[in-house]
Parts: sequence; C1' cells; structure tokens
RNA sequence: UACUCAUUCAGACCGGCAGAGGGACUGGCCCUUAGAUGCCGGGGCAACCUUCGGAGCUAACCACUUCGAAAAGGUGCCAAUUCCAGCGAAAGCCGUGAGCUUGCUCAUUUAUCGGUUUUCGGGAAAUGAGUG
Repeated sequence: UACUCAUUCAGACCGGCAGAGGGACUGGCCCUUAGAUGCCGGGGCAACCUUCGGAGCUAACCACUUCGAAAAGGUGCCAAUUCCAGCGAAAGCCGUGAGCUUGCUCAUUUAUCGGUUUUCGGGAAAUGAGUG
C1' cells in the first nucleotide's frame, strides 16, 4: 500500500510534558487556554487473535455452527451511536412569499417538486484476522 472476511446504538480516566487547534473528508453540530490534539507514565474497558468447557453435526474424530468462561501474551480502544448527515429506494406526515387596514390585497403554483421522520440497501472511515 492493495484485496478478502468480520465488527462498529455496549464498555472504559488520572498524572506529567508541551501550548492551539481538534473531532478522517465536505456540511452541520460539538470539544478546547477551566489546556484540547499530540507524546510519555500509570490505570481501566473489551474479547479480534489466543486458551478451556457445553450443545449441535459425525460411527468416531477433525473441521464447522452455536452458547458460556478466562485474560498471561499480540493488537485495539477509553467526549458525543463511526457525534449526525452525505448516494439510492420505500413508506408516513407537512406545504409558497410580500404588504398592513388583521382579513383582505398582490405576486407565485400543486406534486415525477420541496421539507421532515422512519426503515432498507449502498458508499466512506476505523479496528482486527488473513493474503499479496
């Protein structure tokens, strides 16, 4: 750096250094001199790799599927659902602007559009495992 597979609404913070941006990108919305982001130390979360056990499958084993347990090691993670959205589809709901005399006037036009909510699929990103 490319590809494949899996996961992403749960969970988990203190100290030191340094000093202005940070949350991948775009938009929104947030965090931040009451010190963010980053680096270092300690602590923690989780269970991808790992280990053990039950059940299914099998003549039996392996493999596989599923459920549960463990946490030494390799990673990872410890603001906000991957912070939300981004592309496509379906369904539900809603429907323009101006004036002042406040219920009228003028302009505009009706639905294959616009807004919004939910769901489904996709994209992107992150992490792990594997391959090149």
Notes
The RNA shown here (SAM riboswitch aptamer (S box leader)) has 132 nucleotides and comes from a Lysobacterales bacterium. The sequence was found by an Rfam model in a public genome assembly. The organism belongs to Lysobacterales, within Bacteria. Its mean pLDDT, the model's own confidence on a scale to 100, is 80. It matches the Rfam family "SAM riboswitch aptamer (S box leader)". Rfam links the family to the GO term regulation of gene expression.